[in-house]
RNA sequence: UUGGCGAAACGGGCAAUCGCGGGGGAUUUAACGAUUCAACGAGGAAAGUCCGGGCUUCACACAGCAGGAUAACGGCUAACGGCCGCCGAGGGUAACCUUAGGGAAAGUGCAACAGAGAUAUACCGCCAUGCAAAUGGUAAGGGUGGAAAGGCGAGGUAAGAGCUCACCGGGGCGCGGGAGACUGCGCUGCCAUGUAAACCCUAUCCGAAGCAACACCGACCGGAGGUCAGCUGGACAUCAACUCCGACGGGUGGCUGGAGCCGUGCGGCAACGCACGGCGUAGACAGAUGAUUGCCUUAAACGACAGAACCCGGCUUACAGUUUCGCCCGCACC
RNA sequence: GCGGGCGUGGCGGAAUUGGCAGACGCACCAGCCUUAGGAGCUGGCGGGUAACCGUGCAGGUUCAAGUCCUGUCGCCCGCA
Numbered sequence: 001u002u003g004g005c006g007a008a009a010c011g012g013g014c015a016a017u018c019g020c021g022g023g024g025g026a027u028u029u030a031a032c033g034a035u036u037c038a039a040c041g042a043g044g045a046a047a048g049u050c051c052g053g054g055c056u057u058c059a060c061a062c063a064g065c066a067g068g069a070u071a072a073c074g075g076c077u078a079a080c081g082g083c084c085g086c087c088g089a090g091g092g093u094a095a096c097c098u099u100a101g102g103g104a105a106a107g108u109g110c111a112a113c114a115g116a117g118a119u120a121u122a123c124c125g126c127c128a129u130g131c132a133a134a135u136g137g138u139a140a141g142g143g144u145g146g147a148a149a150g151g152c153g154a155g156g157u158a159a160g161a162g163c164u165c166a167c168c169g170g171g172g173c174g175c176g177g178g179a180g181a182c183u184g185c186g187c188u189g190c191c192a193u194g195u196a197a198a199c200c201c202u203a204u205c206c207g208a209a210g211c212a213a214c215a216c217c218g219a220c221c222g223g224a225g226g227u228c229a230g231c232u233g234g235a236c237a238u239c240a241a242c243u244c245c246g247a248c249g250g251g252u253g254g255c256u257g258g259a260g261c262c263g264u265g266c267g268g269c270a271a272c273g274c275a276c277g278g279c280g281u282a283g284a285c286a287g288a289u290g291a292u293u294g295c296c297u298u299a300a301a302c303g304a305c306a307g308a309a310c311c312c313g314g315c316u317u318a319c320a321g322u323u324u325c326g327c328c329c330g331c332a333c334c
Numbered sequence: 335g336c337g338g339g340c341g342u343g344g345c346g347g348a349a350u351u352g353g354c355a356g357a358c359g360c361a362c363c364a365g366c367c368u369u370a371g372g373a374g375c376u377g378g379c380g381g382g383u384a385a386c387c388g389u390g391c392a393g394g395u396u397c398a399a400g401u402c403c404u405g406u407c408g409c410c411c412g413c414a
Base pairs, nucleotide, nucleotide: 001330003328004327005326006325007324008323009322010321012296013295014294015293016292017291018290020041021040024037025036026035027034028033043305047316048315050314051313052312053311054310055210056209057208058207067206068205069204070203071202073085074084075083076082087101088099089098090097091096102201103200107199108198109195110194111193123142124141125138126137127136128135129134150168151167153165154164155163169190171188172187173186174185175184176183177182214253215252216251217250221246222245223244224243225242260279261278262277263276264275265274266273267272335413336412337411338410339409340408341407344360345359346358353397362378363377364376365375366374380387381386390406391405392404393403394402
């Protein structure tokens, strides 16, 4: 310097005028309210609602069934299907990236077409017997297929075959290393296609619903009680009132300070944890956060994606324009 | 907030247990018929010279994917 890989940060700032939202102060009012003042008022994803948790109500003896989710191993965490580390596999010259990665000798299903045969087989071929037809042996060779009883070479044989041997590959057993996945060595002749993102089996986890949850107040209204008491009345019915319950309008709480953020130090490879210090105001309910102008920074800033609705931890997706750091390959120069 | 479903030629819509994608209808094109038009009849009809590529998009599982799985985009419906 060219191209690339990984990680992180930003997503303009200040001021003026007009306006909006929820609180606060002051003045005023009997009260409702009105006026005024100074602060505060969307995001990195507030989004999708794909996971996990808090919280709340309901349910609940324990265990199990059904249903769902996850799947190498070790850790982190409130928890997770997230994250970190590591192993195996795949890709890349490399930095690095991707990975649903348990079990097919528990059982069942499926494997179209082609092919003789699809889990079992003799079509051609080879060998033996036989004049022939045919019968038997064979899985080396041919052919079909994604897949045909490990591959390849030598010995062996009537022809062949792990039948025997060397090497490679795989399963099992033993010993060693590692926290473990895994791996090294030795023995063992090869028990047998693929598919579990087919049913299924194994292990682990999960009670259900969601802030429109839920709690409280409650106009109108509805239901019940009492028919003993109160009122009216000659008496009864009715009505009103009373007590209790429900409650669609409405109101209040839930509502934002919480597994919080930032910095430093320590422990840890890391995720993360601990200690100390500092910071700290959106909370609406038809839903505010806007508009105009000027200046500054800037290459430009009129520009992107996009608007909180109970709250957090992740994941995923969208994104104009930038900035920073680390690393790799090539080329050039010293 | 909670839950369910659907994306296949220009349009509608089949392909149901994974096995040659586009059946069938409409539209369109060509021919026949007619003086002419319509109707009718016959044939064609995703793209590409071909190899091949095509089921919203990007991946994956499998010998093989419209179908199974994951993510994502768009649309529709139900409940409170």